Overview
This is a predicted structure of a 520-nucleotide part of an RNA (small-subunit ribosomal RNA, 5' domain) from an uncultured prokaryote. It matches the Rfam family "Bacterial small subunit ribosomal RNA".
[in-house]
Context: one part of a larger RNA
């Protein structure tokens, strides 16, 4: 000197643009954060439409639907960094040992049939809740069973080619697995199957990746191997049984500390620090363990068991997890709103319309931080007046003020008025055309009292802070007497203190100044 997620202490006008629990991965009231499809299904709680009515209420349709079965999301987004020092991350590389729901592009198909079970409806539990039994009874794009195909699997026999634990094409024979219907009825969305690509992930190697040797020896699934099981897959990943190995001063193992990198500070580099905010991986989701369902989870707002902890209880027994976004204690030097909106942009779902969405746009608090403006301008000397100091002559404050004469930023207060809106959908036109394509109109805006521009008013609302003994720019006069006090290092103060208080004046920066606290 320069940095900061900063805290303090004094002070404060706008405005833009970021940041904002770094401490307790310590408890959490409340309320939202994942949900969609009626064009898959039976259906009709509620509304609305028609009927009918004893005015209680029934039927009806199916605009539209609570619940239920069913598919697709729910493993993504969103948070945090507790663990982890190597199952992690970085760089490079390998898989001839692998998997990928939707999404594209190729080929083939998409027959025949059955049992059932939610909802409902009846009776019913110690019934308080949480939940539930038992009988009847109905539907599918749920679930089952049979047929058919094969370039698909599997199993025997062959050939080619290749960087050859085998892989890629291919002959022959056997064996086995498939499917779902929906709508306005002809498209359109779907379904099985096989190959390909894309996208996303599994696995393995190298090699780098913090301190302690006042940690020196560690290891029995431990090394290896034969066969077995398991996995999408490779492999002590697990098992039986065999051998007696592996690792280690090139620091094992052990203790500490810790999320990596992309970055970001500082620095001429080198290099030293750091890892907030955005981005990529990893890991967590009350604490430990566990599987299930699935294309993917050992699954933050999914389920099981265990524990601690909280509320509910008819004492029999239930419930719940904010490290999503507001919030509130709590802790601490310290960190905001229980705002508005899906308009955009993304996501799920669904042929769309759309609905979801605390993801996200927005605003809202804080000088935290950057970065802009602004607190006015010019002209004015009897150099007023006050305050200071004064060698009493006078000298500063100081063209500063007062007046004169302009501007008009911002911030009031009226009007005017963009962009972010493109789709979609709807109408009409053209391409041959209900569908695809393009073209006009129209329809959508939380932010919104938008931004910008006009036009009023009026110098009006708007300057502080720190230091002036040397490093350091900026000096006198009062007070105090080694007191009270300062002070980053030297050092000031013991009766004239340029170093303490204070005041008049100087400098320094400036919506800030300074102080502490970390980095280089």
């Nucleotide at each position: 000197g320069a940095g900061c997620g900063a805290a303090c202490g004094c002070u404060g006008g706008c405005g833009g643009c970021g940041u904002g629990g770094u401490u307790u991965a310590g408890a959490c009231a409340u309320g939202c954060a994942a949900g969609u499809c009626g064009a898959g299904c039976g259906g009709a709680a509620a509304g609305g439409c028609c009927c009918c009515u004893u005015c209680g209420g029934g039927g009806g349709u199916a605009c539209u639907c609570g619940a239920g079965c069913g598919g697709c999301g729910a493993a993504c987004g969103g948070g945090a960094g507790a663990g982890u020092a190597a199952u992690g991350c970085c760089u490079g590389g390998g898989c001839a040992a692998c998997c990928u729901a939707c999404u594209c592009c190729g080929g083939a198909g998409u027959c025949g049939g059955g049992g059932a079970u939610a909802g409902c409806c009846a009776c019913u539990g110690g019934a308080a809740a949480a939940c539930g039994g038992u009988g009847g009874g109905u539907a599918a794009u749920a679930c089952c069973c049979g047929a058919u195909c094969g370039u698909c699997c599997c199993c025997g026999c062959g050939g080619a080619u290749c960087g050859a634990u085998g892989a890629u094409c291919u002959g022959c024979g056997g064996a086995g697995u498939a499917a779902a219907g929906g709508u306005g009825c002809u498209u359109c969305c779907g379904c099985u199957c096989c190959g390909g690509a894309a996208c996303g992930g599994g696995c393995c190697c190298a090699g780098g990746u913090c301190c302690c040797a006042u940690u020196a020896g560690c290891u029995u699934g431990u090394u290896g191997g034969u066969g077995a099981g398991g996995u999408a897959a490779c492999g002590g990943c697990u098992c039986a049984c065999c051998a007696a190995g592996g690792c280690a001063u090139c620091g094992a193992u052990g203790g500490g500390u810790a999320g990596c990198g992309g970055g970001c500070c500082u620095g001429a580099g080198a290099g030293g620090g750091u890892g907030a905010u955005c981005c990529g991986c990893c890991u967590c989701a009350c604490u430990g363990g566990g599987a299930c369902u699935g294309a993917g989870a050992c699954a933050c707002u999914g389920c099981c068991c265990a524990g601690a902890c909280u509320c509910c209880u008819a004492c029999g027994g239930g419930a719940g997890g904010c490290u999503g976004c507001a919030g509130u204690c709590a802790c601490g030097a310290a960190u905001c709103a229980u705002u508005g909106g899906c308009a955009a942009u993304g996501u799920a779902c669904g042929c769309a319309a759309g609905u979801a969405u605390g993801a996200c746009c927005a605003u809202g608090c804080c000088a935290c931080g950057c970065c802009g403006c602004g607190u006015g301008g010019a002209c004015g000397a009897u150099g007023a007046a006050g305050g200071c100091c004064u060698u009493c002559g006078g000298g500063u404050u100081g063209u500063a003020a007062a007046g004169u004469c302009c501007u008009g930023u911002c911030a009031g207060g009226g009007g005017u008025g963009a962009g972010g809106a493109a789709c979609c959908g709807c109408a009409c036109c053209g391409g041959u055309u209900u569908a695809c394509c393009g073209g006009u109109g129209c329809c959508u805006g939380a932010c919104g009292u938008u931004a910008g521009c006009c036009c009023c008013a009026g110098a009006g609302g708007a300057a502080g802070u720190c230091a002036c003994g040397g490093c350091u720019a900026a000096c006198u006069c009062c007070g105090u007497g080694c007191c009270a006090g300062c002070a980053g290092c030297c050092g000031c103060g013991g009766u004239a203190a340029g170093a303490c208080g204070g005041a008049g004046g100087u400098g320094g920066c400036a919506a800030a100044c300074g102080c502490u606290g970390u980095u280089c």